[in-house]
RNA sequence: GAUAGAGGUUGCGUCUUCCAAGAGUACCUUUCCGGAUAUGGCAGGCAUAGAAGAGGGAAAGGGAAAGGGGCAGACGCCGAAAGAAGUGUCUCCCUGCGGGGCGUUUCUUGGGCGUAUGAUAAAGAAUCAUGCGACUGUCAUCAGCUGGUUUCUGAUGGGGCGCUAUC
Numbered sequence: 001g002a003u004a005g006a007g008g009u010u011g012c013g014u015c016u017u018c019c020a021a022g023a024g025u026a027c028c029u030u031u032c033c034g035g036a037u038a039u040g041g042c043a044g045g046c047a048u049a050g051a052a053g054a055g056g057g058a059a060a061g062g063g064a065a066a067g068g069g070g071c072a073g074a075c076g077c078c079g080a081a082a083g084a085a086g087u088g089u090c091u092c093c094c095u096g097c098g099g100g101g102c103g104u105u106u107c108u109u110g111g112g113c114g115u116a117u118g119a120u121a122a123a124g125a126a127u128c129a130u131g132c133g134a135c136u137g138u139c140a141u142c143a144g145c146u147g148g149u150u151u152c153u154g155a156u157g158g159g160g161c162g163c164u165a166u167c
Base pairs, nucleotide, nucleotide: 001167002166003165004164005163008078011077012076013075014074015073016072018070019069027062028061029060030059031058032057033056037049038048039047040046041097042096043095044094045093081109082108083107084106085105086104087103088102089101090100091099092098110136111135113133114132115131116130117129118128119127120126138158139157140156141155142154143153144152
């Protein structure tokens, strides 16, 4: 340098069916009150709707979806993947700010779990970031069991640009 592997049965990610929640919410129609604004993330512009009655309130009828989540299945994998910053491109009516998707460069993170704070979110769900905690995997050192090695147990320390095997 090349190739092949291991960590877990809650390793990581993508897709699909079903399910719960979102929610009797948004929205639509009708009636009444009311009387001039309302909507498109914010500002400016522009557009649309509006005295043939806006926003708002009450009643009746109808009534979603997305993102996220759970079980199962399929597929791709073991920097799997995630996050931050920069950058290219597409997109949210135009511009600016801001948001979202995809790609790419650099940096960080071994992994999952619990917990606290913060962000996102309808949410006490879940995800992400940071801190803390034990667990786990691997390597090194030391000690113990052991005829020796391996294995096993314990302690300390490091980190995936690592570790193991073969060439």
This is a predicted structure of a 167-nucleotide RNA (Lysine riboswitch aptamer) from a mouse gut metagenome. The model forms 100% of the base pairs in the Rfam consensus. The RNAcentral record of the sequence draws on MGnify.